[in-house]
RNA sequence: AGAGUUUGAUCCUGGCUCAGGACGAACGCUGGCGGCGUGCCUAACACAUGCAAGUCGAGCGGGUUAUGAGAAGAAGCUUGCUUUAACUUAUGACAAGUGGCGGACGGGUGAGUAACACGUGAGAACCUGUCAGAUGCAGGGGGACAACAGAUGGAAACGUCUGCUAAUACUCCAUAAGCCGGAAGGUAAAGGGUCAGCCGGCAUCUGAGGGGCUCGCGUUCCAUCAGCUAGUCGGGGAGGUAACGGCUCACUGAGGCAAAGACGGAUAGCCGGACUGAGAGGUUGGCCGGCCACACUGGAACUGAGACACGGUCCAGACUCCUACGGGAGGCAGCAGUGGGGAAUAUUGGGCAAUGGGGGCAACCCUGACCCAGCGACGCCGCGUGAGUGAAGAAAUCCCUCGGGAUGUAAAGCUCUGUUGUGUGGGAAGAUAGAAGACGGUACCACACGAGGAAGCCACGGCAAACUACGUGCCAGCAGCCGCGGUAAUACGUAGGUGGCGAGCGUUGUUCGGAAUUACUGGGCGUAAAGCACACGCAGGCGGAAGUGUAAGUCUGCUGACAAAGGCGGCGGCUCAACUGCCGUAUUUCAGCAGAUACUGCGCGUCUUGAGUAUGUGAGAGGAAAGCGGAAUCCCCGGUGUAGCGGUGAAAUGCGUAGAUAUCGGGAGAAACACCGGUGGCGAAGGCGGCUUUCUGGCACAAAACUGACGCUCAUGUGCGAAAGCCAGGGCAGCGAACGGGAUUAGAUACCCCGGUAGUCCUGGCCGUAAACGAUGGAUACUAGGUGUGGGGCGAGCAGUCGUUCCGUGCCGCAGUUAACGCGAUAAGUAUCCCGCCUGGGGACUACGGCCGCAAGGCUGAAACUCAAAGGAAUUGACGGGGGCCCGCACAAGCGGUGGAGCACGUGGUUUAAUUCGAUGCAAACCGAAGAACCUUACCUGGGUUUGACAUACAAGUGGUAUUGAAGCGAGAGUGGAUAGACCCCUGCUUGCAGGGGAACUUGAACAGGUGCUGCAUGGCUGUCGUCAGCUCGUGUCGUGAGAUGUUGGGUCAAGUCCCGCAACGAGCGCAACCCCUAUGGUCAGUUGCUACCAGGUCGAGCUGAGCACUCUGACAAGACUGCCGCCGACAAGGCGGAGGAAGGUGGGGAUGACGUCAAGUCAUCAUGGCCUAUAUGCCCAGGGCGACACACGUGCUACAAUGGUCGGCACAAAAGGCAGCUUGCUCGCGAGAGUUGGCCAAUCCUGAAAAGCCGGUCCCAGUUCGGAUUGCAGCCUGCAACUCGGCUGCAUGAAGCCGGAAUCGCUAGUAAUCGCAGAUCAGCCAAGCUGCGGUGAAUACGUAACCGGGCCUUGUACACACCGCCCGUCA
Repeated sequence: AGAGUUUGAUCCUGGCUCAGGACGAACGCUGGCGGCGUGCCUAACACAUGCAAGUCGAGCGGGUUAUGAGAAGAAGCUUGCUUUAACUUAUGACAAGUGGCGGACGGGUGAGUAACACGUGAGAACCUGUCAGAUGCAGGGGGACAACAGAUGGAAACGUCUGCUAAUACUCCAUAAGCCGGAAGGUAAAGGGUCAGCCGGCAUCUGAGGGGCUCGCGUUCCAUCAGCUAGUCGGGGAGGUAACGGCUCACUGAGGCAAAGACGGAUAGCCGGACUGAGAGGUUGGCCGGCCACACUGGAACUGAGACACGGUCCAGACUCCUACGGGAGGCAGCAGUGGGGAAUAUUGGGCAAUGGGGGCAACCCUGACCCAGCGACGCCGCGUGAGUGAAGAAAUCCCUCGGGAUGUAAAGCUCUGUUGUGUGGGAAGAUAGAAGACGGUACCACACGAGGAAGCCACGGCAAACUACGUGCCAGCAGCCGCGGUAAUACGUAGGUGGCGAGCGUUGUUCGGAAUUACUGGGCGUAAAGCACACGCAGGCGGAAGUGUAAGUCUGCUGACAAAGGCGGCGGCUCAACUGCCGUAUUUCAGCAGAUACUGCGCGUCUUGAGUAUGUGAGAGGAAAGCGGAAUCCCCGGUGUAGCGGUGAAAUGCGUAGAUAUCGGGAGAAACACCGGUGGCGAAGGCGGCUUUCUGGCACAAAACUGACGCUCAUGUGCGAAAGCCAGGGCAGCGAACGGGAUUAGAUACCCCGGUAGUCCUGGCCGUAAACGAUGGAUACUAGGUGUGGGGCGAGCAGUCGUUCCGUGCCGCAGUUAACGCGAUAAGUAUCCCGCCUGGGGACUACGGCCGCAAGGCUGAAACUCAAAGGAAUUGACGGGGGCCCGCACAAGCGGUGGAGCACGUGGUUUAAUUCGAUGCAAACCGAAGAACCUUACCUGGGUUUGACAUACAAGUGGUAUUGAAGCGAGAGUGGAUAGACCCCUGCUUGCAGGGGAACUUGAACAGGUGCUGCAUGGCUGUCGUCAGCUCGUGUCGUGAGAUGUUGGGUCAAGUCCCGCAACGAGCGCAACCCCUAUGGUCAGUUGCUACCAGGUCGAGCUGAGCACUCUGACAAGACUGCCGCCGACAAGGCGGAGGAAGGUGGGGAUGACGUCAAGUCAUCAUGGCCUAUAUGCCCAGGGCGACACACGUGCUACAAUGGUCGGCACAAAAGGCAGCUUGCUCGCGAGAGUUGGCCAAUCCUGAAAAGCCGGUCCCAGUUCGGAUUGCAGCCUGCAACUCGGCUGCAUGAAGCCGGAAUCGCUAGUAAUCGCAGAUCAGCCAAGCUGCGGUGAAUACGUAACCGGGCCUUGUACACACCGCCCGUCA
C1' cells in the first nucleotide's frame, strides 16, 4: 500500500467481498511448565447455609461466674478451732442494659437517569463530627428511665403493670472573653484515670480535608414528535432551608420555552481512558481510578456533623418462610455458595503476617476491605518438548515417463547436554527496635537420575504462501467473494507432500480499518443516484470603494487549571519479558491578564462603479376585456338531377328511389384563424398567432440628471402553473376516450373503416401533476475566434453597401474541461456567494402516519425480505420483416427431372439369438463399402483354447531338435503320430565324434491381445461456409482504454484487381500468375504409327519394298500482352467498339482452398492419453446373421410409347485394360457358353459389337408388337460350396404404369439433354453405383423489386453460447 467481482473486451460510476488490528468472549480439535493479569456481558431473577460492623469496664449501674481477702450469722464440737455462708472488698472473664463513637466509610451493582447527571472552566448566598492552630471557660443543684426485682399477656416475635437505681444520659440556676441580635436581650460545659507533662468536656475564631448550591460551554437517535406550559414565567411579601431560589404559600402581572429543535418518543450511567486510524475521525466505557444513581418494588421521615441511610425505622405492595391461625419474620446489585436463565463466566478455601479502616489511653477486638491460595490456555509474556554427528540416501509410505524422484540427516546408530521433570537435602526477603509470616517448606540453591514424561491445528483454484495421486461423477459435498462437482476435480473426500502459526490453531460474533462508500481534512448532481415546473420573498447566509474609531472574531506573550493511573521518552526492580518503581514529557482544551489591528464584525461620517429613479427612442403571437371579418366543415329550406355514394391494401358495416352523392341559391350555428411564418418575436415558467379599440406588465438602446450599497440568494411561506380530471351553469359545427357495428386475425377487448357519449368551447370554482427537458438552480466577474439571424445606437459613403458597439437568439470552434459522448462567452471552462438534491439494484413515484383535496388523487415517505449486481459512455462483432452499393443457375427466361408406378440400392422404424459398428438439416442416407454365399466379419448360437494367432526378453529342459506331417477319430478347430530328417557359428580333435552358442520346441513367470469406452482428452486426415475476397502484421499516428487508422473515400475489376486521393508507409497469408490438359501453326524425331509419289501384291488389306510429305505420336520452343486503332473516362486505372488472329480481354477445363467457424466427422484406416477386460471383452472353428418386412424417407434404373417399338442392312469414336490375363480363328450349342487352335508382357496381338445415327420393312394409338415386374420350367458359368443368399441364357408368364398433388432439384455451351464405350474393386457378383471416355447436340437470360446465400459501407441494439438471441405477463 491494495486486491477480487458487472463486459466478448474497455473506461467510468457503484455496491458486495477479502487481506490488518482488537475482545470480560463462546464453539471445534488439541494441550507440557511458569509468571502477571483476568473471569455472569443473560434474569436490578429468586435465594438454603456460613461469614461480611463493631468497639469502649479508662462514662455508668447491676447480673452471672472464677480466684484472693475480710466477714455478721449458722452448724459441729476438742470452747477456740474447723466447716459453711448472707454480705463487703479486690482482680479477671462473660453476655445483656445505659451511655459514647462508628454503623453516611469500606464493599456491590448500573435498574433508573438525555439531567448542571457527567466533563471542563468559573462563581456566591452556605454547612462541616473527627483532625491542626489560637483564645477563653468548666461554679452550684435537681429529678428520672433502662438494667434489675416482683407480677402478668403471648405459640412465638414481643410486650404490659408495680417498685428500686447509676452516669461523660437528662435537666435547672449561675458565669459570657467570644458568638448571635439594629437594640433590648439571648447562648455553654463532664467527667474519667493505674493520678501523668494523660484522655476527655464547653464557647468562639482560623485552617485542612469533605460536602451542599449557581452559571458558561460540551454531551445519542427520531420532525412519520411542531407546538409546549398553570407554580407555568415574573414581582414585592411571608414561610421554610446550612444556604440562594416558586423550594412553599397568599396576593399580583401575563408571561415563559420553541425550527440554533421546545414538547413527545426511543436508547443510554458520565468521564479519565480503551480499540482502531497516517491523521481528522469512528466505535466503546468490562478490569483500574474519579463522579453519579440504586439497595425486593413504591413512598416517607426520624436520628445525626453527615442519610432521607445495602446488612436502621415506619407505611403500602408483590414474593418467600414460621405459626398454637390470634399473629409474626425476611430482603446476597457484600464474600463464598444454590436454583434458574444462557453460547458462556470460578472456591460454601487460608489469614488479619502486610496495606488500609472502625472502636479503644492502650493491650487489643472487629474487618469476605485487603493480602494470599484454588479453578479456567480467557488474555499477555517467557521456557521446553533436545544438541552434535550420521548415506549420493536403510526400511516403510507416496509419486513415476519404471530410468527414477520425494518424505530426508529425517530415522536408526554413535557422542553429548540436563532447561523442564522426578527424588533427596538446604531454604528466604516480604518485619522501620523486639515478639509475631496466611502465602510456605513456596521462590531460590545444591546433589542425583535420565532423551527419558511433553505437538498440535489450519490451509494449499484466484484474492493468498503452499500440488500431486486415488476415490466420487451436478451425487456426496465445498464456499468469505468470484465460484467448484455432470468420468482425467491442484476447489468435494482420503493419502503423500508442501505452506502458515505453534501450546496453541481454526470457526463464529462484535468493532475500527481498508471505505475518498456521508467526503471538516476529502465526493458529487447534462446522459451513471442526484437541480424543486416556475417565480416573488420574511428569517438566515453572503456582500462594492476610500477613511476613522473600537478590539468581539483573529494573532502574540505571560499566568492558573488540565487528579492519579494509562500513552510516549529515559533510568531502574523481578535471570529476560509480560508486569512494575522513579523522573520527564504530553494532556491538542478552558479561564484570566497584557499587547497587535492586516482581514472579518460593530459604530460614525463620505463616495459612485453595483442597484434603482427620472427623460428620450424602439420592437414584440406578453396579459385582460369588448367588438368585427372571411374561408372551410356540418345542418336546415328551395332548385337542377339520377343511382349510386362513401370507405379500404381489398372489403363490409353505413348513407341513398321517402331521391342520396354531385351542383346552384338562401339561411342557422359553433369552433379554429390558411398564405405571411422564419432553429423569427414575446413571456419567469406553463405558454402566446385573423383584424380593430380600450386597459395593462416586462424588455432593449441612447444620453448621464437624481438617490447613494438601497445588493445577491433564499429553508418555512405565498402566488402562477400544459393536458386530463372534478363541481355549478351555459354551449356543442368539427373532432372524439368509453361504447355499438364492419373488417383484419389462430384470437384482435388493437392498429383500418362506419357511427358515437363524456370531453374538447364559454363563465365561476377546484385539482397542482408531466420526458413541466437544455433531462443543465440563481447571481456576479474573468477567459481565442469565425459565421448566420432579431432589436437599438454610432461612424463612412451619392448609392448598392461597409465598419463598429450594446442586448437577444442559432451554428462551428481554440484553450480548458469531461468516464466518454460532448460542453466550449447562452460553459458542462476559471472562481466566489446562496439555495435544492444524491449515497447499490429490487421491494417502492409502495405501506403506515400526518397535511392538502368534493373525489380522483397529490405532498411527505419507510421496513421486512431479496440480489452480486443494477447502471453510464464508448469499442469490436453478430443481428434487423434498417438503409446504400455489388455479386452468385439466387430469382426470372428456358430445357430436362424428382415427388405418382415397378424394380435396385441406402436409411429410419419394427422384428430378431444376431439382424455388428459408424455417418443424421444444408455439409447423413449407391455415405465408410473400388465388390457381405464361406472368408471378409467386427454380430449371434454352439464347440474348443489360455504365455496364447502375433512381438520382446529371461530361466530351466529337449538333438531324433527344427522341418515333414500318413492312417484313424471329429461338423471343424483339433487330435493323432507313422515316414523322412536337417542348418549356421566357435572350440577341441584323426575322417567322425564331443562340448558350447544361435535358430527351434516344451514348461514357468514377465507379458501379449481387444473393431471394448471416451472424436467432449488428442495427432493426423476430411467435410462446410467458399475459390467467397477476404484475414492479418511491423513501424508510425490517434485514443486514458477496449480499439482505430492502414483495409475507409472517388472510380474500376472475376478479385483488398488496379488507379487516384488520404496520417499513414510498408509487408505477409489469400486473389492473379507460375503447373497440367485442351484449342493453332512450327522445329526435332519416325516404330509397333502413317501412305502422297515409285515398285510389288491380295478375295480383301500399308500386306511387302520404299518413304517420313500428311495424319498421328511426344518432346521443345512460339503464340494473347488491351500490344494496335477509335470513342468514353480524370490526362489514370479501366470500359465499349474495331482491325489482325487458330484463339481477345482470367480463351475452355483442372490442380491449387487465406485467418478462421461448426467441442462438425472419424478412437472401426492409422497413431495415441486415460479408463475397462486378462480361463476373457483375447484367440481358433462350424453354422447362422449383416439379405428379416406392416411401414416411412432418400438416391437411382426402367417405363408409361410413334421424335417410338421391332426386324434386316450399312457407317463413324475416344479413353482404358490384359500372363493364375486379354483371347483371335475354327467346331458345337437357339443362347448363356463349351471344346480346340493361334497371337500378344502390347502405338505390333486381344478385349472390340461402339450406340444413338443412316437406309429399308413392319406395328397404327391399343395397357398395345408400349412396359417389363412377378412367377414356372429348362440350362450355362464362377467357386470347396450358389438352400438361406450369385450372375447369365432360353422358353413360358406379362403386374403396376397412359407423364405424376402440395412441394422440390440440376443446368448458361460443346453446357443441358440424349447415346453408347472403358476401368478400378473383383473367383463370381447382386454395378441400375462410382471414376473416366468419346458420339449427337439445344433452348434461354428482359432484368435485379422480391426469395436463398455471400461481400463492402453505414445505422439501431437492453444481443455477445451473439435473433434458433434477449425478454414480459399469466398459470402450474